[in-house]
Molecule: c-di-GMP-I-GGC riboswitch aptamer
Organism: Candidatus Contendobacter sp.
RNA sequence: UUCGGAAAAGCCGAACCUACCGUAAGAUAGGGGCGGAAAGUCGCGGAUCCUGCAAGGAACUCAGGACUGCCGGACUGCCGGAG
Numbered sequence: 001u002u003c004g005g006a007a008a009a010g011c012c013g014a015a016c017c018u019a020c021c022g023u024a025a026g027a028u029a030g031g032g033g034c035g036g037a038a039a040g041u042c043g044c045g046g047a048u049c050c051u052g053c054a055a056g057g058a059a060c061u062c063a064g065g066a067c068u069g070c071c072g073g074a075c076u077g078c079c080g081g082a083g
Base pairs, nucleotide, nucleotide: 001082002081003080004079005078011036012035016031017030018029019028021026034069040075041074042073044072045071046070048066049065050064051063052062
């Protein structure tokens, strides 16, 4: 560099509960464990969600925000083989 790999070594940690922050989406910490081969990092593109303006029946557009365990992308890791 390339190909492959399973939950081995380790790692992460869904739903839910508690505390706390936030108008909200949701984030953080603890408990918890559905699952994961990048469920590591980056809001870069799309999707979805919240708020505001507008509208005023909705939707669309615009602005700000949330989300990577929704999909894609970039970068970097573990084990093994080959070069």